[in-house]
Overview: This is a predicted structure of a 586-nucleotide part of an RNA (large-subunit ribosomal RNA, domain V) from an archaeon. Model confidence (mean pLDDT): 80 of 100. Rfam family: Archaeal large subunit ribosomal RNA. Rfam links the family to the GO terms ribosome and structural constituent of ribosome.
Context: one part of a larger RNA
């Protein structure tokens, strides 16, 4: 000076790692006293639909039933001639205007008779007095009771009409036919009623649902020696019971053990002794209680009226219910009295407003104003809401929709590793003998972050999800080669072990399949990471949207980590990066 690679700035074309690219305020999940569609034995209505009664709506006849009325009838314990309805009056009364007895028929009957009527019959016949009975009968009044019968009115039912009302024709203010007081229509009663409507459809929650109630109240522990104090922490309760198991006043002392005593006995009763409580106190649990708060008897009802304060609730702010203490004042109980008593020794044993019922009063109110009656209303109770500061309330949606959340799931990613893999330590043991060639129980102590799970930190104004295929890299706890120890290594084959990651580590079949399983090759056919590496490469079989089917489960709309068929994978590359060419500086 030449050539070749590099480095720097830039240019061209191409890939599609990254920019949790880019479009879409996420469709999955959960929230909101948010929306709609469907369902029904969800709640509440409404429409239609039957249904009783009223009105529009009138006549006649029958017939039945109640109500008033008018004849007419009936009326039976036993005694008593005998079928006595009550009550007054009552000494008479029916009869030739046909008595009694006979004969026929009718109605009723307690079967004994009693009425009715016609017929013959001619002159008596009934009370009274006795007798029986609680009560005396002829004969009059008046009433009650059965039966029948008339008549009104009324409801029902049945049948006829025609004028309302309807319908259908005509020559259409009417006529005619037909239906007819039912139908219709109008009120009202009651009942059906997803046909239709409008709305509910609780909360907590180690997502949410499924379980549970930790949703009201109690007591112990948590709880850290004031007070307070979470958790789907622990561990128990309570939604009552008692008219004596309450109030007083008196007496009284208890579980348990030694001693006798009786007996078959430790185990009824009984004495003696010791006993601060080891029993009991309606009921959990903790506190308190011995001349009581515990066990017994006597009288009682303070398990009282009204009124005021505190205190709980609720540390330090605050109501309502609710439960508690205290005082006053007015009545009672018991006790000789001082006293005590407003329930039970304390701490659990509960419920607002509206309604609606009850109760008490010289009370208010509703009338100009009195009476009377009928609402209201002041006080006190009683029915109730356990989601217990108390709505009246069932389910579905993969047709789904809005608003919102990474306050909250499922994927993936950080964290934790019980679970998983992978090692160590110890060395009981097998190993013919000897732990340690080989094999290795119990115990213990690590690694790792490829299982599985845990909590819920990033992302829900969006990190695309198995599986393959494509391509690229890394790790080593090593499948094959490679180098080396040990052997219960003769040699060959092996079996254990150290170093070692350069390269290799295939091909089929049937499942969507990762795995798994099988085939025959191989020197082996090695485990894994990289958002369970790769969808702005790809694929779409699976999962996981609308369609349709089975099975099961729902009354049903609908549901199913049951199943089968089927089913749109968007984006022109800015920057960064990769690769493949090219220009220009020294």
């Nucleotide at each position: 000076c030449c050539u070749g690679g590099g480095a720097c700035u830039c240019c061209u074309a191409u890939c599609g790692g990254g920019u949790c690219g880019c479009a879409g305020a996420g469709a999955c999940c959960c929230c909101g006293u948010g929306g709609a569609g469907c369902u029904u034995u969800a709640c509440u209505g409404c429409a239609u639909c039957c249904u009783g009664c009223c009105g529009u709506u009138g006549u006649a006849u029958c017939g039945u039933g109640c109500c008033u009325u008018g004849a007419a009838u009936u009326g039976c314990a036993g005694a008593g001639u005998g079928u006595a309805u009550g009550u007054g009056g009552g000494a008479g009364c029916c009869u030739u205007c046909g008595a009694a007895g006979c004969c026929g028929c009718c109605c009723u009957u307690c079967c004994g008779g009693g009425g009715g009527u016609g017929g013959u019959g001619g002159a008596g016949g009934c009370g009274a007095a006795a007798u029986u009975g609680g009560a005396a009968c002829a004969c009059c009044a008046c009433a009650c009771u059965c039966u029948u019968u008339g008549a009104g009115u009324u409801a029902c039912g049945a049948u006829a009409c025609u004028a309302a009302u309807c319908c259908c024709g005509c020559u259409c203010u009417g006529c005619g036919g037909g239906a007819g007081a039912c139908a219709g229509c109008g009120g009202u009663u009651g009942g059906u009623g997803g046909g239709c409507a409008g709305u509910u459809u609780g909360g907590c929650u180690g997502g949410g649902g499924c379980g549970g109630c930790a949703c009201c109240c109690c007591g112990a522990c948590g709880a850290u020696a004031a007070g307070g104090a979470a958790u789907c922490a622990u561990c128990g309760g309570g939604g009552c019971c008692c008219a004596a198991u309450g109030g007083u006043u008196g007496c009284c002392u208890c579980a348990g053990g030694g001693g006798g005593g009786u007996c078959a006995g430790a185990a009824c009763u009984c004495c003696c002794c010791c006993g601060c409580a080891g029993a009991g106190g309606g009921c959990a649990a903790g506190a308190c209680c011995a001349a009581a708060a515990g066990g017994c008897a006597g009288c009682c009802u303070g398990a009282c009226g009204g009124a005021a304060u505190u205190c709980u609730g609720c540390a330090c702010a605050a109501u309502a219910g609710u439960g508690a203490a205290u005082u006053c004042c007015g009545a009672u109980a018991c006790g000789a009295a001082a006293g005590u008593a407003g329930g039970g020794u304390c701490u659990a044993g509960c419920g607002a407003a509206c309604c609606u019922c009850c109760a008490u009063g010289u009370c208010c109110c509703u009338c100009g104003c009195g009476g009377u009656g009928a609402g209201g209303g002041c006080u006190g109770g009683a029915g109730c809401u356990g989601u217990c500061a108390g709505a009246a309330a069932a389910g579905u949606u993969a047709c789904c929709c809005c608003g919102g959340g990474g306050a909250u799931a499922a994927c993936a990613g950080a964290c934790c590793u019980g679970u998983g893999c992978c090692g160590a330590g110890c060395g009981a043991g097998a190993g013919u003998a000897c732990c340690c060639a080989u094999u290795g129980a119990c115990c213990u102590c690590g690694g790792c972050g490829u299982u599985u799970g845990g909590g819920g930190c990033c992302u829900c104004g969006c990190u695309g999800u198995c599986g393959g295929c494509u391509u690229u890299u890394c790790c080593c706890a090593u499948c094959c080669u490679g180098g080396u120890c040990g052997u219960g290594c003769a040699g060959g084959a092996g079996c254990g072990g150290c170093c070692a990651a350069g390269g290799g580590u295939g091909c089929g079949g049937g499942u969507g399949u990762u795995c798994a399983c099988c085939g025959g090759u191989u020197a082996a056919a090695g485990g894994g990471g990289a958002u369970c590496a790769u969808g702005a490469a790809c694929u779409g079989g699976g999962u996981u949207c609308a369609a349709u089917a089975c099975g099961u489960c729902g009354c049903g709309a609908g549901a199913c980590a049951g199943u089968a068929u089927g089913g749109u994978u968007g984006u022109u590359a800015a920057c960064u990066g990769g690769u493949a060419g090219g220009a220009g500086u020294g």